RNA sequence: GCCCCUAUAGCUCAGUGGAUUAGAGCGUUCGCCUCCGGAGCGAAAGGUCGAGGGUUCGAAUCCCCCUGGGGGCACCA
Numbered sequence: 001g002c003c004c005c006u007a008u009a010g011c012u013c014a015g016u017g018g019a020u021u022a023g024a025g026c027g028u029u030c031g032c033c034u035c036c037g038g039a040g041c042g043a044a045a046g047g048u049c050g051a052g053g054g055u056u057c058g059a060a061u062c063c064c065c066c067u068g069g070g071g072g073c074a075c076c077a
Stems, first nucleotide, its partner, number of pairs: 001073007010026004028044005050066001052064003
């Protein structure tokens, strides 16, 4: 330098056939339970889906470009 994969909640990830309202588990907080704690049960908070632009009535999802992370190639003449 070229190519591929990847970026979604504090962490690990689903969703990537364009519209269902952005979700799960763990974690955090609160409540129930308990003598207290843990476990268990219930609830809540937490995201402008890596940045910018475009297409579209409508984008996490499609297109362009940039950035971070991971991987491969860099052969013959």
Molecule: transfer RNA
Organism: Coriobacteriales bacterium